Model confidence (mean pLDDT): 82 of 100. The RNA shown here (small-subunit ribosomal RNA) has 1389 nucleotides and comes from an uncultured bacterium. The RNAcentral record of the sequence draws on Greengenes. Its Rfam family is "Bacterial small subunit ribosomal RNA".

RNA sequence: GCCUUAGAGUUUGAUCCUGGCGCAAGACGAACGCUGGCGGCGUGCCUAACACGUGCAAGUGGAACGAAGCAUUUGAUUUGGGUUGAAUGCUGAGUGGGGAACGGGUGAGUAACGCGUGAGCGACCUGACCUUCAGAGGGGGACAACAGUUGGAAACGACUGCUAAUACCGCAUAAGACCACGAGCCGGGAUCGGGAUGAGGUCAAAGGAGCAAUCCGCUGAAGGAGGGGCUCGCGUCCAAUUAGAUAGUUGGCGGGGUAACGGCCCACCAAGUCGACGAUUGGUAGCCGAGCUGAGAGGCUGAUCGGCCACACUGGAACUGAGACACGGUCCAGACUCCUACGGGAGGCAGCAGUGGGGAAUAUUGGGCAAUGGGCGCAAGCCUGACCCAGCAACGCCGCGUGAGGGAAGAAGGCUUUCGGGUUGUAAACCUCUGUCCUUGGUGACGAAGAAAGUGACGGUAGCCAAGGAGGAAGCCCCGGCUAACUACGUGCCAGCAGCCGCGGUAAUUACGUAGGGGGCGAGCGUUGUCCGGAAUGACUGGGCGUAAAGGGCGUGUAGGCGGCUCUAUUAAUCCGGAGUGAAAGUCCUGCUUUUUAAGUGGGAAUUGCUUUGGAGACUGUAUAACUUUGAGUGCGGUAGAGGUAAGUGGAAUUCCCAGGUAGCGGUGGAAAUGCGUGGAGAUUGGGAGGAACACCAGGGGCGAAGGCGACUUUACGGGCCGUUAACUACGGUGGGGCGCGAAAGCGUGGGGAGCGAACAGGAUCAGAUACCCUGGUAGUCCACGCAAUAAAACGAUGGAAUGUUAGGUGUAGGGGGUAUCGACCCCUCCUGUGCCGGAGUAAACACAAUAAACAUUCCGCCUGGGGAGUACGGCCGCAAGGGUUGAAACUCAUAGGAACUGACGGGGGCCCGCACAAGCAGCGGAGCAUGUGGUUUAAUUCGACGCAACGCGAAGAACCUUACCAGGUCUUGACAUUGAAGCAAACCUGUAGAGAUACAGGGUGCCUUCGGGCAGCUGAAAACAGGUGGUGCAUGGUUGUCGUCAGCUCGUGUCGUGAGAUGUUGGGUUAAGUCCCGCAACGAGCGCAACCCUUAUUGUCAGUUACUAACGCGUGAUGGCGAGGACUCUGACGAGACUGCCGGGGACAACUCGGAGGAAGGUGGGGACGACGUCAAAUCAUCAUGCCCCUUAUGACCUGGGCUACACACGUGCUACAAUGGUGGUUACAGAGAGGAGCGAACACGUAAGUGCAAGCGGAUCUCAAAAAAGCCAUCUCAGUUUGGAGUGUGGGCUGCAACCCGCCCACACGAAGUUGGAGUUGCUAGUAAUCGCGAAUCAGAAUGUCGCGGUGAAUACAAGCCCGGGCCUUGCACUCACCGCCCGUCA
Repeated sequence: GCCUUAGAGUUUGAUCCUGGCGCAAGACGAACGCUGGCGGCGUGCCUAACACGUGCAAGUGGAACGAAGCAUUUGAUUUGGGUUGAAUGCUGAGUGGGGAACGGGUGAGUAACGCGUGAGCGACCUGACCUUCAGAGGGGGACAACAGUUGGAAACGACUGCUAAUACCGCAUAAGACCACGAGCCGGGAUCGGGAUGAGGUCAAAGGAGCAAUCCGCUGAAGGAGGGGCUCGCGUCCAAUUAGAUAGUUGGCGGGGUAACGGCCCACCAAGUCGACGAUUGGUAGCCGAGCUGAGAGGCUGAUCGGCCACACUGGAACUGAGACACGGUCCAGACUCCUACGGGAGGCAGCAGUGGGGAAUAUUGGGCAAUGGGCGCAAGCCUGACCCAGCAACGCCGCGUGAGGGAAGAAGGCUUUCGGGUUGUAAACCUCUGUCCUUGGUGACGAAGAAAGUGACGGUAGCCAAGGAGGAAGCCCCGGCUAACUACGUGCCAGCAGCCGCGGUAAUUACGUAGGGGGCGAGCGUUGUCCGGAAUGACUGGGCGUAAAGGGCGUGUAGGCGGCUCUAUUAAUCCGGAGUGAAAGUCCUGCUUUUUAAGUGGGAAUUGCUUUGGAGACUGUAUAACUUUGAGUGCGGUAGAGGUAAGUGGAAUUCCCAGGUAGCGGUGGAAAUGCGUGGAGAUUGGGAGGAACACCAGGGGCGAAGGCGACUUUACGGGCCGUUAACUACGGUGGGGCGCGAAAGCGUGGGGAGCGAACAGGAUCAGAUACCCUGGUAGUCCACGCAAUAAAACGAUGGAAUGUUAGGUGUAGGGGGUAUCGACCCCUCCUGUGCCGGAGUAAACACAAUAAACAUUCCGCCUGGGGAGUACGGCCGCAAGGGUUGAAACUCAUAGGAACUGACGGGGGCCCGCACAAGCAGCGGAGCAUGUGGUUUAAUUCGACGCAACGCGAAGAACCUUACCAGGUCUUGACAUUGAAGCAAACCUGUAGAGAUACAGGGUGCCUUCGGGCAGCUGAAAACAGGUGGUGCAUGGUUGUCGUCAGCUCGUGUCGUGAGAUGUUGGGUUAAGUCCCGCAACGAGCGCAACCCUUAUUGUCAGUUACUAACGCGUGAUGGCGAGGACUCUGACGAGACUGCCGGGGACAACUCGGAGGAAGGUGGGGACGACGUCAAAUCAUCAUGCCCCUUAUGACCUGGGCUACACACGUGCUACAAUGGUGGUUACAGAGAGGAGCGAACACGUAAGUGCAAGCGGAUCUCAAAAAAGCCAUCUCAGUUUGGAGUGUGGGCUGCAACCCGCCCACACGAAGUUGGAGUUGCUAGUAAUCGCGAAUCAGAAUGUCGCGGUGAAUACAAGCCCGGGCCUUGCACUCACCGCCCGUCA
């Protein structure tokens, strides 16, 4: 410099990290599902090395040999028939030769020199082939075939006789080979090898064809090529829960055997040999070139092709041969199958086809020797399931096609819709073309060579030509995220999906099924399985161990790996160059061929390796030497110390015993009991006994490797620190196994035993208490000796373990040096130990930071998701232990976990507030009644609201109506809206039937007009549609409640943090308040708080009618009744006033606070309206609106009657009471705020009264409702179920209304229930408040004890912040985050 290296989902409320799980890519001898047009090239039993019917897969040569047969030709002979020769050709048994050991199959065995790679054989063999040298003389005897006899069912034999050879055997020859020697000599690598002249022994042969030349053969020897055998270095899976193995074992001498070395075999001798660098044993497996994947390093695999090995039904054995211990040979044994005359025989598809079986699964009992190759042969040739082809299979790779161009009315149809449209979609139709594949016909190869001829299974195939016709040829998967692609319907935690996370419980956001549409790939597409990748998730490249999994409890030390400084040598390692090898195929690059591709065929690169050789010399190693050394150790001089062991001594305290002494002691958070005590306790004093532990000193001070060590004295022992130098010279560091030490509890034996105290007993507590508390108390705790060997947190959760380096500050302990005239002290400084803070750096963060968790080096131990489990089994250790150590798997989950953030929570802490408690007042809970609710009942008792925050709530008012409910009677384009052909005014009035709705009959008429008609209204067919108080408040809008009128909730920019987030908003004060001040990495801002608004308290100005009346006048029985007035009250418009403004104290010279002055009012003056971000899937589909679903002669609409008013019961909210602060009767004052026309209704009259009659005034500061009541005064009642209380009932009336039966209100009279102040518990209220008294209004025909308002009278108490409830801020813990009504454990079902 170039090339290469991709991630993402899932733990959480969110974050960062650790960590697993799953995904996207590629590949396959695949299988399965759906689908399937063509061609080329490949591939095809991975399972039962399971069993096999049938055919074929190894035969060949007559030119080695004899006999026989057949055919042709030709002889001889014969009367004929025939007999007998010869030649040629053919057939084929036998003898003989070479082949059958190749080719083809399979992978069972094998963890091995089997394979790979590289060497070696001076320890070897080699048929056929090539080269060279030499030779082939002369003899002999047999055996098959054949013939005869004979056994047997068969397979197969037996005996006798004949015969040939390139079959077999002697003899001769011996260049040469071999055997045993070999002086001198030569060579080498130890044993050794070669070897002149030599001498001894042994050993050859075959012929055939041809007229011949000659050819094919034969024998000996040497060399070569190719092939084989043996040996060695290195590499080659898992398990140590396999640690010891081995007797031919290891070696030697001598033999045997082999082609050859060798315990390969044998005799003897020796006792070795292998092994933690993994022997032995067990499991699994043919090995490699290579294939897949990967950036690479690696990981996995060992089909097809190629090399090697092994095997041939199973096991064993040899024979022949150049070669075998032999797939289609032999023998033996075994299993199985077949034949049999039962005596006996035959067989081996892991050759090619094929069959059965097994299995998810793998093909034709095809053609041909034309090509390539092989065997035999002189050759012709024969043989060849090797091979070449064809067939089957989308099994894989590659190529092609299923048409191309134009074509908008954007057709129809489908789907969807907000009903406008959108989309399918140039897609189709239609027009113009083309002809790849296809069909038909014609033509027609290369592959075939060596001069010619001949020879083609494939195959009439490929190719070419012509014609035909868009005709015959598209599917599969997916569409929530990862991950490209969206809607509708159906279903309703069902059916189903799912790789992970996860979808589905009525709108499934696109997740199930279907449809439309879309995305991807395409003759395929998906699924399943397996491998690699992603996975840095076993980390060599390239991880970790304080808290996530992970440091051994600590030391000592063996092996091993690691090692100070200097010189020299060497070159093992290392680096550079050369050579050999790394087969071919494959991969990559680059040519060529098949039109292209896959494929084929050349060339090159690469093959990272091994061997060998030359060189280099820094570093590592090795060797020698040196170090006047710095690591390590020793000596010398000091010093501190709970360092260890043994022996002895001491005082305080507890307990017990003795003596004195008297009535309780003891015990607890508070109590109590068991217990002790009049048989003398406890307390106290004195004396004595015994055991254990050592107060103060004492300090994150000291010592030790750790465990651990604490009174004092003595003894012997060990280690560290500091200082000084003397000698030695790397003697070092770490440390698998080994050995030692090792708290407490525990075990064994023997002592001891005061206190304490498991177990146990008793007493309490408690729902229970096998606990906590109390009274006792045994083992044990203590000592000696021996085991055990662990841990809860043996912890600094930090190996040490070792060494070096890298800012500081400040304590403390030990030692040293300097300075100060000598000293203590102080000061400065060095070393060692032990702490804190802090910088760089590191880290996920927390944090660590010279005592590292920083930067480097070395060594050891350990980890690899959670659970199962430190469990089971096995081994080892132990006296034993519910002991130790080593240490799994099945199964199961998608997490488990670390650190930190926000919140919520705590029977955590701090600060603060609130009628929260406390202090008070009045109640509720008991009674009767009213009203609401639950429950029950019913034809219906319509519906909603359910802790606070439902229950006098929706309802500011159910006799009909309301009304939604029930029964019955009715209507069906409808009671209501829009469109609407046609017709007619509609209304209204009357009558009949009916419970009514309704039906029928009769009457009865508009407005405008340009006279055409129009407007409004009614009837009305058909159709769109109306209608629904039907469902879903968990589909929604809007509105509301609640926390809470609590003081909070946020944002922008900046800063800090990897990030969630933090800061601001925390802190010091202060406030009713995140109110304000000060400080501060924050500076500002918003929504909230406050203020602005209304009302009330004071007052000014202006204005005065219906309000008011001081002065003047008039008038009356009296009254602002009248004139008048604008002073007062009042009305109501505009102002003023209060702001901590002023003074003093406190505070920080602040904010603010306390006190005071002035003021009608003083510190937000009182009251109201006003409700932040949000919480509760809070409430409401029945106010209204609204999506979706549902009903449509009814779930819509109308009518009558009933119901919502029921009643064994329970609860909430109220009213009235229980009486004397009262009741009753009489008398007599004082309000405010409101309402009034289908209204308020005066006065007057009548009635006991409710009310009635008549009727003035008033749309209101004028009139009316309207009397205020409590209070005051007078009288009476006298403590009782009453002159209290008024429920309920009876009778008689009144009012409203179409109508008071179910089911209204009021009046009068009569009767007169419970109730004598209310259990546990619980509510409201802090001042004009509570309590008490009356008045008004809305709703409303009528019907309040409810609701909303108004005024009158008018209290008590608040020490304080401990407790209960709710809330705010800070902080802390957390395994909660649906947030403590959480989470979670065990048992049972």